[in-house]
Context: one part of a larger RNA
RNA sequence: GAACGAACGCUGGCGGCGUGGAUAAGACAUGCAAGUUGAACGUUGGCUUGGAGGUAGCAAUAUUUCCAAGUUGGCGUAGCGCAAGGGUGCGUAACACGUGGGUAAUUUGCCAUGAAGUUAGGAAUAACUCGCUGAAAGGCGAGACAAUACCAGAUGUGACUGUGAUGCGGCAUCGCGAUACAGUUAAAGUUGGGGACCGCAAGGCCUGACGCUUCAUGAUAAGCCCGCGGCCUAUCAGCUAGUUGGUGAGGUAACGGCCCACCAAGGCUAAGACGGGUAGCUGGUCUGAGAGGACGACCAGCCACACUGGAACUGAGACACGGUCCAGACACCUACGGGUGGCAGCAGUCGAGAAUUUUUCUCAAUGGGCGAAAGCUUGAAGGAGCGACGCCGCGUGGGGGAUGAAGGGCUUCGGCUCGUAAACCCCUGUCAUUUGCGAGCAAACCUUUCUGCUGAAUAGGCAGGAAGCUGAUAGUAGCGAAAGAGGAAGGGACGGCUAACUCUGUGCCAGCAGCCGCGGUAAUACAGAGGUCCCAAGCGUUGUUC
Numbered sequence: 001g002a003a004c005g006a007a008c009g010c011u012g013g014c015g016g017c018g019u020g021g022a023u024a025a026g027a028c029a030u031g032c033a034a035g036u037u038g039a040a041c042g043u044u045g046g047c048u049u050g051g052a053g054g055u056a057g058c059a060a061u062a063u064u065u066c067c068a069a070g071u072u073g074g075c076g077u078a079g080c081g082c083a084a085g086g087g088u089g090c091g092u093a094a095c096a097c098g099u100g101g102g103u104a105a106u107u108u109g110c111c112a113u114g115a116a117g118u119u120a121g122g123a124a125u126a127a128c129u130c131g132c133u134g135a136a137a138g139g140c141g142a143g144a145c146a147a148u149a150c151c152a153g154a155u156g157u158g159a160c161u162g163u164g165a166u167g168c169g170g171c172a173u174c175g176c177g178a179u180a181c182a183g184u185u186a187a188a189g190u191u192g193g194g195g196a197c198c199g200c201a202a203g204g205c206c207u208g209a210c211g212c213u214u215c216a217u218g219a220u221a222a223g224c225c226c227g228c229g230g231c232c233u234a235u236c237a238g239c240u241a242g243u244u245g246g247u248g249a250g251g252u253a254a255c256g257g258c259c260c261a262c263c264a265a266g267g268c269u270a271a272g273a274c275g276g277g278u279a280g281c282u283g284g285u286c287u288g289a290g291a292g293g294a295c296g297a298c299c300a301g302c303c304a305c306a307c308u309g310g311a312a313c314u315g316a317g318a319c320a321c322g323g324u325c326c327a328g329a330c331a332c333c334u335a336c337g338g339g340u341g342g343c344a345g346c347a348g349u350c351g352a353g354a355a356u357u358u359u360u361c362u363c364a365a366u367g368g369g370c371g372a373a374a375g376c377u378u379g380a381a382g383g384a385g386c387g388a389c390g391c392c393g394c395g396u397g398g399g400g401g402a403u404g405a406a407g408g409g410c411u412u413c414g415g416c417u418c419g420u421a422a423a424c425c426c427c428u429g430u431c432a433u434u435u436g437c438g439a440g441c442a443a444a445c446c447u448u449u450c451u452g453c454u455g456a457a458u459a460g461g462c463a464g465g466a467a468g469c470u471g472a473u474a475g476u477a478g479c480g481a482a483a484g485a486g487g488a489a490g491g492g493a494c495g496g497c498u499a500a501c502u503c504u505g506u507g508c509c510a511g512c513a514g515c516c517g518c519g520g521u522a523a524u525a526c527a528g529a530g531g532u533c534c535c536a537a538g539c540g541u542u543g544u545u546c
Stems, first nucleotide, its partner, number of pairs: 001546004006542005013394006019387002026350003030347003035080003040077017087305003097229007106222002111218008121151002128143006158185006167176003189210006197204002231277003238268003243265006250258001280302004284295004307328005330341004358384001360383003366380001367378004397427004407418004431487001433482005446468009490535005495516003501530005511518002
């Protein structure tokens, strides 16, 4: 000199863009952060409409029960999602990361393309009702019923397993493998529309959409293996028995001591094994002319973790932050028998700390989940709020103005200086203030309509065109008008390094200080004042890095 996720002191006008728990991976009140589908299914409540019956009434009508349709909520079954997104950096010196390869040793829901199918039965169960039990959380028993839930059967384009000729590839273990034979293995429906035909009707049937099953290829995502690279320590020199290798069996999606039985005695190490300490890694950031050095906040990629330790289940994917089970610590409820919980999600509280924000708005945009869609949901995200924490921009006025006013300071008492500074005159109107107008970010989905394709069809569906609809930020940004210099300057320094000097007070006292050093009666070094210098909405101090 530069830098910072900074802090502290004094001061503080506006805006834009960023950024903000670095310490206790300490403990957490409260609210929200993962739902969605009625076009898979059962049931129940409300409302509307229609039909049938009962009761009251002379009637109009009122009320009630049942059925059907529509609509809108609840409960549950079922499907998909909850493995993403969001947080943190405890652990980890490791194939964790980076980079380059390998997988002939592998898996991959949703998506894309292609091929083939989607036949036909059964038994349950939740919600519900009844009973028992418990303080509660909840639990137990009985009964009834549904499905794209579950189970059995059929078919087998295919797929898998076994046998496997002629052959092809490979250094090799081996891999591929036509045809054939044997064995194993699938499925589910829902919905829009409809002319003819069948049917009393429901419907069959035809057609479209969304699904379902099997397989292949791709894409995406992931697992595993290997070469190389990047901390300190030798006041750590030897380490190792599943250890190193083989055979066989098991296990996995898959290779492998991954696991096991047997056999052999190997394997690593001064190019630092083993041990100890520290640490998430990287793209990058800071500094520096560079070489290097230090760091890894924000943003992005990968990894690890989710109160602590362990385990598996479900699933395409987890050994799963807002899932399950066990153990532990802690906290809460309790009728003392027993239960409940996990903010390193967003806000917020306490604590410790020099120190780090609102218990805000919206799903309008972007993206995710579900849904045929409308749509619902989303503390992701987009916005707003707070903090000079940082960077950048703007302003606090401009021109004229010498009786060089008053006043302050100094003085050799002549004057010099603050100083064109002020007053005074003439202007301007940025920002703030008041007031008027007033956005972009939005095009899709959807509705209506037109054209083309499919279709028996003017239903319906798909593709394209036109019109309509939709905004949190926000009456904000921006633009215009009005008034008036009015509302807006401080901090540090002035002995040398180092730009900037005098007076008064003090008298080795009080004090200053980054280093050298100042102060003991003329202190440019202390304290105050005037003046000056430097930076400026900041200026200094402290800490850390180069």

The part of an RNA shown here (small-subunit ribosomal RNA, 5' domain) has 546 nucleotides and comes from a metagenome. The full RNA is in RNAcentral, with records from SILVA.